This is a predicted structure of a 74-nucleotide RNA (transfer RNA) from a Candidatus Altimarinota bacterium.
Its Rfam family is "tRNA".
The coordinates come from a structure-prediction model, not an experiment, and the mean pLDDT is 80.
[in-house]
């Protein structure tokens, strides 16, 4: 260079045929419990869905260019 995936909370990840409130897990934070830590409990905070356009009544989802990572082929 060519081809194929990957991008969502601080970390890993899920999200179906585009559809109505964007989640889970661990983490953080408050409280409760305890002598006191842990663990257990309850409750919160934390997102421009990579980035820019596009199609659509609606887009995390489809397209289309950049980008990031990874993995084949030259």
């Nucleotide at each position: 260079g060519g081809g194929c995936g990957u991008u969502u909370a601080g970390c890993u990840c899920a999200g179906c045929u585009g559809g109505u409130u964007a989640g889970a897990g661990c983490g953080c934070u408050a409280c409760a419990c305890u002598g006191a830590u842990a663990a257990u409990g309850u409750a919160g905070a934390g997102g421009u869905c990579g980035c820019a356009a596009g199609u659509u009544c609606a887009a995390g989802u489809c397209u289309u260019g950049c980008a990031u990572c990874g993995c084949c082929c030259a």